Predicted 3D model of a 346-nucleotide part of an RNA (small-subunit ribosomal RNA, central domain) from a metagenome. Model confidence (mean pLDDT): 88 of 100.
[in-house]
Context: one part of a larger RNA
Order: sequence, then C1' cells, then structure tokens
RNA sequence: CUGGGUGUAAAGGGUCCGCAGGCGGCCAAAUAAGUGAAAGGUGAAAUCCUUCGGCUCAACCGGAGAAUGGCCUUUCAAACUGUAUGGCUCGAGGCUGGAAGAAGAGAGUAGAACUGCUAGUGUAAGGGUGAAAUCUGUGGAUAUUAGCAGGAAUGCCUGUGGUGUAGACGACUCUCUGGUCCAGACCUGACGCUCAGGGACAAAAGCUAGGGGAGCGAACAGGAUUAGAUACCCUGGUAGUCCUAGCUGUAAACGAUGGGCACUAGGUGUCUGUCCGUAAGGAUGGGUGCCGGAGUUAACGCGUUAAGUGCCCCACCUGGGGACUACGGCCGCAAGGCUAAAACUC
Repeated sequence: CUGGGUGUAAAGGGUCCGCAGGCGGCCAAAUAAGUGAAAGGUGAAAUCCUUCGGCUCAACCGGAGAAUGGCCUUUCAAACUGUAUGGCUCGAGGCUGGAAGAAGAGAGUAGAACUGCUAGUGUAAGGGUGAAAUCUGUGGAUAUUAGCAGGAAUGCCUGUGGUGUAGACGACUCUCUGGUCCAGACCUGACGCUCAGGGACAAAAGCUAGGGGAGCGAACAGGAUUAGAUACCCUGGUAGUCCUAGCUGUAAACGAUGGGCACUAGGUGUCUGUCCGUAAGGAUGGGUGCCGGAGUUAACGCGUUAAGUGCCCCACCUGGGGACUACGGCCGCAAGGCUAAAACUC
C1' cells in the first nucleotide's frame, strides 16, 4: 500500500464543536479541466520476454517482433464528475403558536434524621458481637422532655419514568440561560454531512490556596478472630468527603455497539405532542422498553432505537508475553498523562 475486520475473539476516539480535507438534492442551458474515442509524435541503446538464426550444444552472440507505469499535440463526443450562470423546494435553517422535562447557573427557604451543647426528669448500666473485648457511664451515661447550634443529604412521589452531546442531573420558591418535540407551511434557497490537526466540556480519586467539618471514613491506634491476620468483625480516628478559586484529564468514561442519510413485516407496554371520537378507542409524530419476521451472525444474539441492505466521512485492529513499559518529545506544581518501541521468549 492492498485486503479483511472492530457488541462478546485484536480493534469505535470519553463526549461534543469545528478550520483544512473528503463527500454532497432537483431542473435548464453553457464550458470541456477530469472522462471517453480517433489520429500523430515521443518513450535512446543495452537488459527482460517471444521468435528465428550463428559458434558441434549451452553459456555467449546476432536479426526481427513485443514490451516500455507513461508523456505531449490535434480533432471529435458531452452522459457522469468539475467549473461558471440562472432557477426550484423535498435536505438544512428561520418565523408564528403550543408542549413536556432531576437540562445548566445564581440566590433564598423548609422539614425529617444525625451529632454536640445547655437545662429538667431519672438510675445503673449503656454500647457492640457469632461470642466478646477495647470503648462510654455514679464527676450521673444510655433513655426521655424542652431549647440552642452545626454540617451534609433531600424519604414518600420514584416508574423497564424524564432531561442532557457525554460526564451527569432528584426537597421547595424566585431570577437568568441552553436544547428538544408538535402544529402551521409564512420566509431563506443546498446555506448540507463528516472531520486529521485544533478547541471546549469531562465521574471518582488526587494536587494548590482559603474556608468548613455533622455523619461517614483511606492512613493510623486499640480490641477481637487466627497457626499467623500488616485483613474480613468491633471501638476510635486524620486526610478526604462539603464550599470558593485554580490545576489534573483519567474510568468496565459501557449499549464493551463512531456520526449522518435512505430503504427493509409486525405485535405489545410506557412518556410526551397533534388530530378524529360522547366515551371506549383509533390515527399520526417524537422518545424509551419488551417480543419477534425477512435478513444477518462462529455462536450467543441483533432485528425500523439493526449487529439487516446500501452510500459518505472519521477513528482503530493485524499472534501471546515483554508493554496501558523503556527512551525521546509534548503537557502537568506534583502524582502522573499523551504519544510509543526493541532485544528476548512461547
């Protein structure tokens, strides 16, 4: 480079935006760059190949032909691609009217629980476990009542439910902001799809600075268990978990399934629009589940939410280990991240 692949065998980038690049709807007429046809020129010789011949054969040598990715010139064709022009509306976007939603940001508020403190009642236990002990308690605990304080999380509703590009999002109210869907068919008129590099966002843990700290709780200490027990169980408990500002940039970041468009039986739930209907229900969109046909698959399974049938673009794979490594480079405060071999070995 070509081929074959990427749900589970190696392989889809964590997600999106997007420059270059690649690809791109319908009609008309133009052009002739790509494309096709014809003619001509060139593509040195040797070599290679075919054939004929010369040395007794062969090697070797000679003649002829073929071949020589191709390139150039002229003429012709105009379907397709390109280019330039004019137009169209079904792709895309806008507009108007509606709809749902834990979508995001900020501010405020609430109740339950928990812990602590103060005060009252009250007395000997409480706690914990398989059983215990460490631990708390006559300096009055546990329990119970009242009050105060604090931090974190929002039970029921809750659902195979909803929203978001992904990560993710769940008490209530207000303010600001994003996206989606339906109906209308009023406007623009291909404005589109994808995207190397690049940018933005990105769970948890971790880092820097300043706050905060109720509960939980790496590390750590003690008690148990055990042959031992650097564990599982118990009593404590620091960082952390929370907030603000910044960094890190990784996950089984999973549907282990890249994005877009078109086409290819249905049945049955559910969420949310629109239309018809008195209702029951039906029709038609957009999501989200289950079952299943054709087809597909190594099988499992997938099956209009495809892993089916096609087209376009990107990413990635090419035996296991060595190796999500070394070296180098780039990034980071660090931890480390990204890129990424070889020897050797089976």